[in-house]
RNA sequence: GCUGGCUGCGCGGGAGAGUGUUUCGCACCUUUCCGUCGAAACCGCCGAAGGAGCAACCGCCCCGGAAACUCUCAGGCGCAAUGGACCGCGCGGCUCGU
Numbered sequence: 001g002c003u004g005g006c007u008g009c010g011c012g013g014g015a016g017a018g019u020g021u022u023u024c025g026c027a028c029c030u031u032u033c034c035g036u037c038g039a040a041a042c043c044g045c046c047g048a049a050g051g052a053g054c055a056a057c058c059g060c061c062c063c064g065g066a067a068a069c070u071c072u073c074a075g076g077c078g079c080a081a082u083g084g085a086c087c088g089c090g091c092g093g094c095u096c097g098u
Base pairs, nucleotide, nucleotide: 001098002097004095005094006093007092008091009090010089011088012087013086018043020042021041022040023039024038025037027036028035044077045076046075050073051071052070053069057065058064059063
């Protein structure tokens, strides 16, 4: 210097799930009701932060590592935002090999 592995940062892409009910109100509209908005509770739902479980498989085979499968603790779902596994590109760090 080069390939691979792990990892950090930046940019881009990035799904799913509520037209539910009730209550409250520091807001908007209104004479009031109603409606909108926000918050909370209940019910319903999602899986691609994290976590957990089984396992094909792998290994140094005592034991251990293991998913985009499964669970839904957490998280998320009422526009948007946020988050977001993973993918691509760029810039680094560590490391096996050469």

This is a predicted structure of a 98-nucleotide RNA (Glycine riboswitch aptamer) from Erythrobacter sp.
The coordinates come from a structure-prediction model, not an experiment, and the mean pLDDT is 76.
The sequence was found by an Rfam model in a public genome assembly.
NCBI's taxonomy places the organism under Bacteria, Alphaproteobacteria, Sphingomonadales, Erythrobacteraceae, Erythrobacter.